[in-house]
Context: one part of a larger RNA
RNA sequence: UUGGGCGUAAAGCGAGCGCAGGCGGUUUAAUAAGUCUGAAGUUAAAGGCAGUGGCUUAACCAUUGUUCGCUUUGGAAACUGUUAGACUUGAGUGCAGAAGGGGAGAGUGGAAUUCCAUGUGUAGCGGUGAAAUGCGUAGAUAUAUGGAAGAACACCAGUGGCGAAGGUGGCUUCUCUGGACCUGCAACUGAACGCUGAGGGCUGGAACGCAUGGGUAGCGAAACAGAAUUAGAUACCCUGGUAGUCCAUCCCGUAACCGAUGAGUGCUAAGUGUUGGGAGGUUUCCGCCUCUCAGUGCUGCAGCUAACGCAUUAAGCACUCCGCCUGGGGAGUACGACCGCAAGGUUGAAACUC
Numbered sequence: 001u002u003g004g005g006c007g008u009a010a011a012g013c014g015a016g017c018g019c020a021g022g023c024g025g026u027u028u029a030a031u032a033a034g035u036c037u038g039a040a041g042u043u044a045a046a047g048g049c050a051g052u053g054g055c056u057u058a059a060c061c062a063u064u065g066u067u068c069g070c071u072u073u074g075g076a077a078a079c080u081g082u083u084a085g086a087c088u089u090g091a092g093u094g095c096a097g098a099a100g101g102g103g104a105g106a107g108u109g110g111a112a113u114u115c116c117a118u119g120u121g122u123a124g125c126g127g128u129g130a131a132a133u134g135c136g137u138a139g140a141u142a143u144a145u146g147g148a149a150g151a152a153c154a155c156c157a158g159u160g161g162c163g164a165a166g167g168u169g170g171c172u173u174c175u176c177u178g179g180a181c182c183u184g185c186a187a188c189u190g191a192a193c194g195c196u197g198a199g200g201g202c203u204g205g206a207a208c209g210c211a212u213g214g215g216u217a218g219c220g221a222a223a224c225a226g227a228a229u230u231a232g233a234u235a236c237c238c239u240g241g242u243a244g245u246c247c248a249u250c251c252c253g254u255a256a257c258c259g260a261u262g263a264g265u266g267c268u269a270a271g272u273g274u275u276g277g278g279a280g281g282u283u284u285c286c287g288c289c290u291c292u293c294a295g296u297g298c299u300g301c302a303g304c305u306a307a308c309g310c311a312u313u314a315a316g317c318a319c320u321c322c323g324c325c326u327g328g329g330g331a332g333u334a335c336g337a338c339c340g341c342a343a344g345g346u347u348g349a350a351a352c353u354c
Stems, first nucleotide, its partner, number of pairs: 003326004007308002012322001015203003021196003025087007033080002035076008047067008090193001091189003094185004102177004106172003109153001113149008124135002161168002209251001211249004218245002224240003262321006270299013303310002327354003336347004
């Protein structure tokens, strides 16, 4: 390589858009590139394969046929391709109704914490396994009133909603804005306009970290100082505390970025919750029942699986396209290249060793 695989053994790119490429709905006609078939030429000899024969057999030798393929030419027309036309079920569009912590900006609220001021009040407070450092007679802690600041939004809250993923939660009948689903009209397009998507391109991407300028209440198991513990304690615990956490703009581009499960399409028992729609029935109302579509959970059959388990949200049965794996260590290292201000990232070996 062929093959076999990728939830947990090695292996799904963290996510999306999308160029090339690959694959692609129903139907009519044409064509004959692929495809199938006939003939001719060529394919040196030896060799290979098959048959027959000769050395007693075999090896060996002789002989006959054949050998992928290529070229020319005649034919077939199912499938693939191409050309021309038609279609609506895939795809998309319109109008109406409807859900949502989807995104960006602006405004605003209460609880708590800390600080400041003042009143009351007096000797402790705080912290721990126990203590001490620390704070406090310059009046702390506690309590009450007033004020300031920054950050986060209890209850509602739900294997509930939204988002491609990262993620997303006080409130607003504020401003701008993206997308899905369902239902009705079955109204429109008819170029099937679709799916996937690289070694290429573009966009988003938690936290940490970087740069500049602000901000700083709390936290701070970065650093640092001190108190403990301890044989020691460059730690865990405690008292403080700088970066950071917050905002604006610009980088970084990584995570156990996890469902450790790529995307799309179709098919394959049931039962039971829940979210958002719809239809029908019933009902005075609240509501209830049946069916159905889209999500989100649990249980479970067939089937699959090494087992665990998965099971219409598949890890079942199939097809299309992409990514990735091939013993452990060395090593996600070295070197080179590209990216980055840097930190570092992406790509990514070998010797050697077991």
Predicted 3D model of a 354-nucleotide part of an RNA (small-subunit ribosomal RNA, central domain) from an uncultured bacterium. Its mean pLDDT, the model's own confidence on a scale to 100, is 80. The full RNA is in RNAcentral, with records from Greengenes.